Predicted 3D model of RNase P RNA and transfer RNA as a complex of 450 nucleotides.

RNA sequence: CCAGUCGGCUGGACGGCCGCGGGUGCGCAAGCAUUCGAGGAAAGUCCGGGCUCCACGCGGAUACGGCGGCGGGUAACGCCCGCCGGAAGCAAUUCUAGGGAUAGCGCCACAGAGAACAGACCGCCGGAGAGCUUCGGUUCGAAGGUAAGGGUGAAACGGUGGUGUAAGAGACCACCGCGCCGACCGUAAGGAAGGCGGCAUGGCAAGCCCCGCCGGGAGCAAGACCGAAUAGGGACACACGAAGCGCAAGCUUCGCGCGCGUCCGCGCGUCGUGUCCGGGUUGGUCGCGAGAACCAUGCGGCGACGUAUGGUCCAGAGGAAUGGUCGUCACCGCGCAAGCGGUACAGAACCCGGCUUAUAGGCCGACUGGCAUU
RNA sequence: GCCGGCUUAGCUCAGUUGGUAGAGCAGUUGAUUUGUAAUCAUCAGGUCGGGAGUUCGAGUCCCCCAGCCGGCACCA
Numbered sequence: 001c002c003a004g005u006c007g008g009c010u011g012g013a014c015g016g017c018c019g020c021g022g023g024u025g026c027g028c029a030a031g032c033a034u035u036c037g038a039g040g041a042a043a044g045u046c047c048g049g050g051c052u053c054c055a056c057g058c059g060g061a062u063a064c065g066g067c068g069g070c071g072g073g074u075a076a077c078g079c080c081c082g083c084c085g086g087a088a089g090c091a092a093u094u095c096u097a098g099g100g101a102u103a104g105c106g107c108c109a110c111a112g113a114g115a116a117c118a119g120a121c122c123g124c125c126g127g128a129g130a131g132c133u134u135c136g137g138u139u140c141g142a143a144g145g146u147a148a149g150g151g152u153g154a155a156a157c158g159g160u161g162g163u164g165u166a167a168g169a170g171a172c173c174a175c176c177g178c179g180c181c182g183a184c185c186g187u188a189a190g191g192a193a194g195g196c197g198g199c200a201u202g203g204c205a206a207g208c209c210c211c212g213c214c215g216g217g218a219g220c221a222a223g224a225c226c227g228a229a230u231a232g233g234g235a236c237a238c239a240c241g242a243a244g245c246g247c248a249a250g251c252u253u254c255g256c257g258c259g260c261g262u263c264c265g266c267g268c269g270u271c272g273u274g275u276c277c278g279g280g281u282u283g284g285u286c287g288c289g290a291g292a293a294c295c296a297u298g299c300g301g302c303g304a305c306g307u308a309u310g311g312u313c314c315a316g317a318g319g320a321a322u323g324g325u326c327g328u329c330a331c332c333g334c335g336c337a338a339g340c341g342g343u344a345c346a347g348a349a350c351c352c353g354g355c356u357u358a359u360a361g362g363c364c365g366a367c368u369g370g371c372a373u374u
Numbered sequence: 375g376c377c378g379g380c381u382u383a384g385c386u387c388a389g390u391u392g393g394u395a396g397a398g399c400a401g402u403u404g405a406u407u408u409g410u411a412a413u414c415a416u417c418a419g420g421u422c423g424g425g426a427g428u429u430c431g432a433g434u435c436c437c438c439c440a441g442c443c444g445g446c447a448c449c450a
Base pairs, nucleotide, nucleotide: 001370002369003368004367005366006365007364008363009362010361012329013328014327015326016325017324018323020037021036022035023034024033025032026031039345043356044355046354047353048352049351050350051219052218053217054216058265059264060263061262062261064215065214066213067212068211069083070082071081072080073079084098085096086095087094088093099210100209104208105207106204107203108202121150122149123146124145125144129140130139131138132137158176159175160174161173162172163171177199178197179196180195181194184191185190223286224285225284226283233277234276235275236274237273238272241254242253243252244251245250255270256269257268258267259266279449280448281447293312294311295310296309297308298307299306300305330343331342332341333340334339375446376445377444378443379442380441381440384399385398386397387396393430401417403415404414405413423439424438425437427435
């Protein structure tokens, strides 16, 4: 210099004027002053939690759903970090739903002879026998052998080379692959010197399934309180139960209901509950933001992350606010110029941690390969 | 805001353990008729909403997007 790989940050800046929403203070009020006011994704709602209700969220089994190399991080996770195995690349690096196919079932279309304890279509070998014959031969060819060659396919029951054979074949040999054992290394997944075995049963589990682990259900329109109004209406369904003891309060057993798939256990309740039609209100307060919060520094750790100290308070509603304009500058486009236009994706709604998707432009860092020069 | 469902030919819909995508209506051409309709025959028309993945192979299985549709307030 060229080509490439990976990670991170930013995503207009400053000032003037006018305006919008929340809080606080002053004021009888109008209003005034002061302070705060979108994001890295606020998005998709795909995972994991907090919080609330289902009386508490609870013990087991089963069903259903999810996850799946190993170790660690975390409140938790399907997320993140490090490592292992496999695949791609010269490399940096990237991708990987990556447990089990000798527990069982199922599937492998078309093509092809044969598709799962496989298979003789062509070919190769073989040569009973038959035909022709100028007796030199020549043609056809049954049984059988053969998985080396051709052809089909995504996949053909180890590969290459040699020995061997009638032709062949792990039948035998060398190397590679594969299976079993394995000193030693590693917390583990796993790696592995070496030895043994002539090869011993392909793929699909994001098909059913098996193994291990996790999960109770709903969601802030959850839920709580106050107020207003209405015909405090109607229909349907299921319940309000039974027995015993006791003077009584009550207790026991059975039944029924609830604990939001089902069953059992355990607990609670035994009075109203559920669905639909009709009617009324579209009010207020809380939930609602000091938090698994943010910033700086130190320490531990390869890292994700943890921890200590100090500092900061940082949106919040009605579905609606979070803006406009002027000046200077930055970048981009057009224009000879003066100048004009534009500044990505997008916008909170109970709150966090992730993932995924959208994103003009700009900046920084690390690394690899090639060429040239020193 | 939260929770569900759907997308296949021009329209309405099927598509059965993954194996060349079908039906009805509509359309083309021909026959029939004096002509049209109806009827009969025939033909065409599909990136299965889009993109990745598993697999030899995906409309179907899995993941991520896009579009469309529906439901959910409180009180007696």
Model confidence (mean pLDDT): 80 of 100. Rfam match: Bacterial RNase P class A. Rfam classes the family as a ribozyme. About the family: Ribonuclease P (RNase P) is a ubiquitous endoribonuclease, found in archaea, bacteria and eukarya as well as chloroplasts and mitochondria.